[in-house]
Bacterial RNase P class A from a Rickettsiales bacterium, 293 nucleotides, folded computationally.
It is recorded under the gene name rnpB.
Rfam family: Bacterial RNase P class A. It is annotated as a ribozyme. From the family's description: Ribonuclease P (RNase P) is a ubiquitous endoribonuclease, found in archaea, bacteria and eukarya as well as chloroplasts and mitochondria.
Its mean pLDDT, the model's own confidence on a scale to 100, is 77.
RNA sequence: GCGGAUGGUCGGAGAACUGCUGUGCGGCUUGCCGCAUAGAGGAAAGUCCGGACACCUCAAGGGAAUGAUAGCGGGUAACGCCCGUCCGGGGAAACCCGAGGAUUAGAGCCACAGAGACGAGCCUGUUCAGUCAGGAGUGAAACGCGGCAAUCUCUAUCAGGUGCAAAACCAAACAGGACGGUAUUGAGUGCCCUUGUGAGCCGUCGGGUAGGUUGCGAGGAAACGCGCGGCAACACGCGUUCAAGAUGAAUAGUUCUUUAAUACAGAAUCCGGCUUAUAGACCAUCCCAUAGA
Numbered sequence: 001g002c003g004g005a006u007g008g009u010c011g012g013a014g015a016a017c018u019g020c021u022g023u024g025c026g027g028c029u030u031g032c033c034g035c036a037u038a039g040a041g042g043a044a045a046g047u048c049c050g051g052a053c054a055c056c057u058c059a060a061g062g063g064a065a066u067g068a069u070a071g072c073g074g075g076u077a078a079c080g081c082c083c084g085u086c087c088g089g090g091g092a093a094a095c096c097c098g099a100g101g102a103u104u105a106g107a108g109c110c111a112c113a114g115a116g117a118c119g120a121g122c123c124u125g126u127u128c129a130g131u132c133a134g135g136a137g138u139g140a141a142a143c144g145c146g147g148c149a150a151u152c153u154c155u156a157u158c159a160g161g162u163g164c165a166a167a168a169c170c171a172a173a174c175a176g177g178a179c180g181g182u183a184u185u186g187a188g189u190g191c192c193c194u195u196g197u198g199a200g201c202c203g204u205c206g207g208g209u210a211g212g213u214u215g216c217g218a219g220g221a222a223a224c225g226c227g228c229g230g231c232a233a234c235a236c237g238c239g240u241u242c243a244a245g246a247u248g249a250a251u252a253g254u255u256c257u258u259u260a261a262u263a264c265a266g267a268a269u270c271c272g273g274c275u276u277a278u279a280g281a282c283c284a285u286c287c288c289a290u291a292g293a
Stems, first nucleotide, its partner, number of pairs: 003287008012258007020039008041264001045275002048273005053163004058196006066159005071085005086100001087098004101154002106152002108148003122135004167214004177205006188197001222241006229234001
């Protein structure tokens, strides 16, 4: 050292005016006003994995079906995620990717070419005998315990279902409706079986409600900093912090100055990941064509 690789940070700032939502305080005519303070991301996206939590449900165990994973070891609440390492592939390298168990349990496929793609045939020698050995041209591979399992399948492991539109409470209203089937000889969990428990359950028609509060103070497997252990992922200890909570949906609009910031793009229970999109600016580490000493 052109260029490349890996990881990370920002993705705007300031002022003024006007406007919206939450919380706190105050005023008061109880409906408003005033002041203070906070207010959309690195992916909030995809809804792809894994959970917390809630109900089904009175439980426990097993099975089938369905789906997923797959070298070895470690991390994690858990995972199909992350870290390390072996092997295989790509690359000059740093690095990146992985389709990584099983072909004597079974089935299926191997284009074109070729006699033939695992059934058979042809020629030569040999033998009691296609019994044994060899041959043809092609092809990625020619009868060898071939190749392919990101073909079905088998093995091992894991997984109950539904999901905050889950659910809980309050108030109000109607019809404590009608009919049919089934049921202590057993209803009731996506399916089946066993054991326990023990009363409703299924279907059709019809009526009422759609309001408010909680869930939702975001408090968590939380974030950040330091120490210590570990190659690392990460664990442990100490300290600090609590940062939006709407509900037809707030978090904004205009002007001026500045700046690389003009991109991708908007929370809806929350968290750990993966994947995808991304203008521009910056930082750290590593590799190195080529050239020179």